The RNA shown here (small-subunit ribosomal RNA) has 1373 nucleotides and comes from an uncultured bacterium. Rfam family: Bacterial small subunit ribosomal RNA. The RNAcentral record of the sequence draws on ENA and Greengenes.
RNA sequence: UUAGAGUUUGAUCCUGGCUCAGGAUGAACGCUAGCGGCAGGCUUAACACAUGCAAGUCGAGGGGCAGCAUGUCCAGCAAUGGAUGAUGGCGACCGGCGGAAGGGUGCGUAACGCGUGAGCAACAUGCCCUAUACAGGGAGAUACACCAGGGAAACUUGGUCUAAUAUCCCAUAGCAUUCAUUGAAGGCAUCUUUAAUGAAUUAAAGCUUCGGUGGUAUAGGAUUGGCUCGCGUGACAUUAGCCAGAUGGUGAGGUAACGGCUCACCAUAGCAAUGAUGUCUAGGGGUUUUGAGAGGAAGGCCCCCCACACUGGGACUGAGACACGGUCCAGACUCCUACGGGAGGCAGCAGUGGGGAAUAUUGCACAAUGGGCGAAAGCCUGAUGCAGCAACGCCGCGUGGGUGAUGAAGGUUUUCGGAUCGUAAAGCCCUGUCUUUUGGGACGAUAAUGACGGUACCAAAGGAGGAAGCCACGGCUAACUACGUGCCAGCAGCCGCGGUAAUACGUAGGUGGCGAGCGUUGUCCGGAUUUACUGGGCGUAAAGGGAGCGUAGGCGGAUUUUUAAGUGAGAUGUGAAAUACUCGGGCUUAACCUGAGUGCUGCAUUUCAAACUGGAAGUCUAGAGUGCAGGAGAGGAGAAGGGAAUUCCUAGUGUAGCGGUGAAAUGCGUAGAGAUUAGGAAGAACACCAGUGGCGAAGGCGCUUCUCUGGACUGUAACUGACGCUGAGGCUCGAAAGCGUGGGGAGCAAACAGGAUUAGAUACCCUGGUAGUCCACGCCGUAAACGAUGAAUACUAGGUGUAGGGGUUGUCAUGACCUCUGUGCCGCCGCUAACGCAUUAAGUACUCCGCCUGAGUAGUACGUGCGCAAGCAUAAAACUCAAAGGAAUUGGCGGGACCUCGCACAAGCGGUGGAUCAUGUUGUUUAAUUCGACGAUACGCGAAGAACCUUACCAGGCCUUGACAUACCGAGCGAUGCUAUGGAGACAUAGCGGAGGUUAUUCUGGGAUACAGGUGGUGCAUGGUUGUCGUCAGCUCGUGUCGUGAGAUGUUGGGUUAAGUCCCGCAACGAGCGCAACUCUUAUCGCUAAUUGCCAUCAUUAAGUUGGGGACUUUAGCGAGACUGCCAGUGACAAACUGGAGGAAGGUGAGAAUGACGUCAAAUCAUCAUGCCCCUUAUGGCCUGGGCUACAAACGUGAUACAAUGGUUGGUACAAAGGGAGGCAACGCCGCGAGGCCAAGCGAACCCCAUAAAACCAAUCUCAGUUCGGAUUGAAGUCUGCAACUCGACUUCAUGAAGUCGGAAUCGCUAGUAAUCGUAGAUCAGAACGCUACGGUGAAUACGUUCUCGAGGUUUGCACACACCGCCCGUCA
Repeated sequence: UUAGAGUUUGAUCCUGGCUCAGGAUGAACGCUAGCGGCAGGCUUAACACAUGCAAGUCGAGGGGCAGCAUGUCCAGCAAUGGAUGAUGGCGACCGGCGGAAGGGUGCGUAACGCGUGAGCAACAUGCCCUAUACAGGGAGAUACACCAGGGAAACUUGGUCUAAUAUCCCAUAGCAUUCAUUGAAGGCAUCUUUAAUGAAUUAAAGCUUCGGUGGUAUAGGAUUGGCUCGCGUGACAUUAGCCAGAUGGUGAGGUAACGGCUCACCAUAGCAAUGAUGUCUAGGGGUUUUGAGAGGAAGGCCCCCCACACUGGGACUGAGACACGGUCCAGACUCCUACGGGAGGCAGCAGUGGGGAAUAUUGCACAAUGGGCGAAAGCCUGAUGCAGCAACGCCGCGUGGGUGAUGAAGGUUUUCGGAUCGUAAAGCCCUGUCUUUUGGGACGAUAAUGACGGUACCAAAGGAGGAAGCCACGGCUAACUACGUGCCAGCAGCCGCGGUAAUACGUAGGUGGCGAGCGUUGUCCGGAUUUACUGGGCGUAAAGGGAGCGUAGGCGGAUUUUUAAGUGAGAUGUGAAAUACUCGGGCUUAACCUGAGUGCUGCAUUUCAAACUGGAAGUCUAGAGUGCAGGAGAGGAGAAGGGAAUUCCUAGUGUAGCGGUGAAAUGCGUAGAGAUUAGGAAGAACACCAGUGGCGAAGGCGCUUCUCUGGACUGUAACUGACGCUGAGGCUCGAAAGCGUGGGGAGCAAACAGGAUUAGAUACCCUGGUAGUCCACGCCGUAAACGAUGAAUACUAGGUGUAGGGGUUGUCAUGACCUCUGUGCCGCCGCUAACGCAUUAAGUACUCCGCCUGAGUAGUACGUGCGCAAGCAUAAAACUCAAAGGAAUUGGCGGGACCUCGCACAAGCGGUGGAUCAUGUUGUUUAAUUCGACGAUACGCGAAGAACCUUACCAGGCCUUGACAUACCGAGCGAUGCUAUGGAGACAUAGCGGAGGUUAUUCUGGGAUACAGGUGGUGCAUGGUUGUCGUCAGCUCGUGUCGUGAGAUGUUGGGUUAAGUCCCGCAACGAGCGCAACUCUUAUCGCUAAUUGCCAUCAUUAAGUUGGGGACUUUAGCGAGACUGCCAGUGACAAACUGGAGGAAGGUGAGAAUGACGUCAAAUCAUCAUGCCCCUUAUGGCCUGGGCUACAAACGUGAUACAAUGGUUGGUACAAAGGGAGGCAACGCCGCGAGGCCAAGCGAACCCCAUAAAACCAAUCUCAGUUCGGAUUGAAGUCUGCAACUCGACUUCAUGAAGUCGGAAUCGCUAGUAAUCGUAGAUCAGAACGCUACGGUGAAUACGUUCUCGAGGUUUGCACACACCGCCCGUCA
C1' cells in the first nucleotide's frame, strides 16, 4: 500500500470486447478575465534568410605612426594651418595566447553510441602545481612601408629597405630518447622495473616601472582526453543465410597508442535460430509521468555523454579539430559584376518569410556570476544578469464584512392557497487586502562601481467604490421544472434521446460542480488480472499440433565424498550533481530556493557457509531396458484357394407383358422380354459368427490357408545400472476425394441425357449412364483427422459389467476370493459458468511441447515455400460494428411425441350460398348522403323503432355574455300565455291579460367583464363500461427446501373427475383468487292461506251463475326431498366408477345468473366523466327546407317461397306469458275490409287486448310455373299525425315477376333439444320479416377420436422473446 460502474438477455450466470469516473501535459481551440510570485514558451520545414550584434586581446615581444588627443616649435591679429613618435596612446602589419571553451540543434547513428562495472605491462595532456638543471655564440630572411604595375571588385605581381619572444646554424647534455650487452628483482603470456657499460640524436628569448615576469630540458602531480573488454540497451523471420581485408598468422609501414588501421605473403577461416545479414524506426542516460507494486509510456526545461554546423569529401595548423561565426575541392541555392571574375552560410541572440492547430522583443547591462587576453589598468563577452509579450503551467490573494422579513418589487412556477430566487436585495453599521494618490526607500557591493529601479518594501490619505465567469443537471454522475419544437431542428463519452404532455433538443427560472478560470480536443499511464513474472486460459465460450519417431533445448530416481557456478550472509569500492523522501532553514504564506540525512532495489571485488540445484568421482536397484517361459488378437506385407449373390453370353421351355412409383412416364419386350432350366464368362465384396468384443501411434483393420514380420500382455527375477520424460526445427505415416502412367471394369455411380414433380425444379423420385470406385507404381497431405479433451509420472471412496492372462481355495463338469493389463456404465470427495468430469479426471501436484487474446473482413489478399495441377502451409491490413459467443431458466412455437376435452370432426336433422323482398355494410354518387364499429371478437351492430323533431350532416335566413350556470353594475316593471299583422320560419311590431317583483339573494329586460357553449381532435394521455380467449381449469402467495443465479419445488407422479374434483404417494406444509356450493326459475310432496282463482260432495243456474266448501286445480309463503345415503361388483381395505333398489327426480335432475391472474396500446372522448390541444360575431345558438331513405355493382343477416307431409274453403278443439288510463276497449250498429260511430267494464288472478296457430274432421285442387309463389304495378281507400311529395303502415279490387330445392364453399343443433306453429312485450303519435319473452306439436343420430379447428397437461428441439404474422440467407432495384 490494491474501490469500481454502464452496455449482449424476457430474465440469469459466465466468457468477452467497447465505454466512463482518476492523474499527467513544452499543448491547441471556444467562452471569460482583477493582481502578484516562481517556472517554462517552433513538438511542424536540420526550410530559406534582409539587418544588427554573438571572439577577441597583448605596445611589459617587434618594426613602426594611418587616425585622435596633449606638449613643444613655426606661420597667422585670430579662426586655423604646418612641423615634431616627444608624450598619452594606436588603424593596418610581424609575433604570442585564445578562436577545439561557452552558446545552438537532434540530421545521422541500433553503434562500445549511451548506461554500468572493469582494464591499458598499449597511450597523450597547452594553461596550473612541485622539484632539478640550464639559457654561450652567431647567421640569413620577411610582412608592414616605399617605388612600379594588373584588376570593376575581391584581390594580386615585380623591385627596394628593415625588426623581433618570427626563423636557422654551432656549442653545452643529466636520472632525456633510441639501440646493444650483462646481472638482480617482480609480474599477467607478450613482458615490466632496476643497476652497470658502450654508441647515436636533440634545447633555449627576451621584456621590465627592477618588484618581477617570461623561455628551455627532464621527472612527478593534478586535470582533461584516447583506446579495449563483460553486461544491459528497439521492431519485423511475409528479412535465413551473411562475409573477400572477409577470419587468422608472419613481416613491414603507420599512429600519441593497441589493432587488417594499411600493405606483401601464407592459411581458409569467421558470424548465425541464444536471430547473423537485410529493412524500418530512433540520439542515449540521470530523470519525468502513471501505477499498490511489478510494469507501461516519455526523454521538452535543467545536468552528463554523443553526433552535427548549407550538402558531400579532404587535409592543414595546433597540446587539443579533421574545426558553427578557419581553410581547400565538388554540388545545390542566393547575391555582386565592367561578364573577364568574385562573395555567402542564424541547428548563436533578436528578427523576417514560409510551414503549421500552435510557441515571444530586431529590449537594457556587463552592476553581479563566469570566461578569453593582459604584469596591470582594462578591453571583449546576445554566456549571463535583468526587463518586455502571452492565464501556457504551478502557487498565493481579492472581488467585501455584520445586521436586515412588509419574507418588498421583479422573475419563474402554481393544485391559484401558495412556493421559490431569498438575508439574497434595498436600508443601517463597519473594514481597507488588491486598486488609486502622495511621501520615504533598500538587500544584492562589509572600499569604488546597480542594468534591474524610484523596483521590492514601509508610511499616510480616500472611497464599497474598479474586479466572476465557465460547464453541467436521463443513467453511469452531484444537480428539475416551465415553455417552444414534433424522428424536424438538433444532442450524444457508452447505453441512447426527439414521431404533440421531451427532467436527454432550444430557451428561461432554479439547482449542482469548479472558480480567474471553466469546458472541449489531442496524447500517455491507470482502471485492464484485457499479454496474466507478481497475475489468465485451451471438452462445449477464442484456443490441443491428424499421428508417431527423434535432434537441439528444458526437466530428471536412491546414496557417499568433493567442488563452490547458482544460492545465502558479511565487508569494501562505486552507484556525479540536480530530482525523490524525512527533518530543518529562507522569501508575510505557498509555489519556489536551500542545509543535513536517507534512498537510488544496480554493478564490481573479497571473505565465509554448504542444506538445495549444478559440476566431478564412486556405489545402488524401486524408473527404463534385456533374457527365459507362456497364451490372446479383423496389427502389417505377399502368395494361393473358396462359395453365395449380381450382370452378361449361349441353348431349351414359354407368352405378353416387364419394370418402376405417392401416382405415373421415360426405359425393356412379338426381331420373343420378364419368368424358369442348364452351361459358360467376368469383376468386386466377403452374409450368419458379430458383441459400447479384439488389434493398431493415428489414419484404420473383418471369407479361408500358407510364408515373412511389428507391438502389447502375463509369469519369473538371471543380466545392464538412470541408459529416463518431453520435444522447437527435422524425418516418417496419414480416410475419402483428386492427379500422372499402365492395366481392369460385374455392381454402384459425380458429370450428362431422358421421364416425372413443381409457378419454376439446373433438386429430392424414376429410367439410363461416363469418369471414378478395383490392381501396380508415383504424387497430393487435407477431414466434425472428435473423446471437439497433447504426452509422461505420482497420489486421491466405492459399486457393477466385459476382454486377455496369473494366483489362492473348495462340498473340484459348474464356483468363491485375490491380482495385472485393457475396455464400458453408475457414483462420493474435489473441480466446473453451468452442462457435466469423476483411478481411462475436466480432481490434487510436477515436467516438457503446441495454441488463444472482441465480432466481421478472413484462414482471405500480397509475399515465400511445396505441388504436374487441384491446391496446401505460413499469414495480414484498411474499413464496419457494440457486440459476437457459452451454459442454463421461463415462456411461445413445431407440417415433434404422449395424455385429455369441446356440436371440433364423425353419425344425423334442418339451413345459408341460386330467386324475390326486407335490413345492415362496402363502393359510387351527392350541397349533404352526419358519426362510430372491420378476421374470429364489424356488417337486423350503437339504433327498444330518421316524414318534422330526433340530427350530430347540407343550403339559405338570423343571434353574439349568448338556448343553459355563477358573479358585478345600475333600472323598475310588466313574464308564461292569447290575439292580430309581416315573414318560409326563427323573429319583429301592436294589443289583451295580470304570474311575479316593487328598493333588492330570489322576477324581468338592459350593460360591461370574468365566462358560457362545442356530438371539435386525441380511446395511442385516461376513468368507467363492454367484447374475446372462456364457464376454459386454471392463476398465485407465505414459510421451508434445492440452485451462484434467473428460477424450481408446492401445482409434478399413480388413479379419478365436468373441474388444480377428490384420494394415495412425495421436501414440502399451508393459504388465497377461480371450480363446486350458497341465489333465482322449473320438476314432487307436505303445512298455512283462500279472492277476482277452483268445484269433489250438498243445494241452485242458461252459465261456478249463486249459496256453500278447501277436498282437487291454481295462486304464494314456509318447509321436506337427492346425500353416491343403501345394496352388489370393480378398484390399492382409497378416491371413484359400473349396475341395481327405492323414488316425482340419481349421480352437476334441467335452465339461468355468476366470468380467476391475465391477453388483444381490442371497442367506446358520440351514453357519461375527464387531462391536454383547438374554435369564440363561430367548430357556439335559433329557424325553414333538404339529407341520413340516393344506386352500374359486391358482401353479411333475415323473411317468403319453389308446393300434395301441400294450397284453398267450411267446421271443431287445446295454451302460456304479457300489456292496458293522453290507455286497453267488450257488446251493439255501419263498412267486403282496413276501420268508423256509440259506449259498458277495467289502474285489472275480476274488464279489455284475445278467435291462439299448427293439430283434428270434411270437401276440393292432381303435378302445371299450377287454385304453388307472391314480387311488381294500376286504381280506390282506412288510420296516425301541424304535415305521409321526397319518405309511413294497413285494406279492397285488379296485375301475377323471379323461383321447379340452389356451384365451389359454409352454418346451427345432442332432448322437451333441432325442426315446425302461433302468442305477447319493449321502443312507439304512426311505422318490424328485426330484437326479447311465451307456450303448442315434437324427432334423428353419436361406431369412435385417425383427420380439421380450438383448449388444458407432461415431455422434447429451437439461432424465436414485438415470441412462427418470429428470425433470417442470397439475388435484383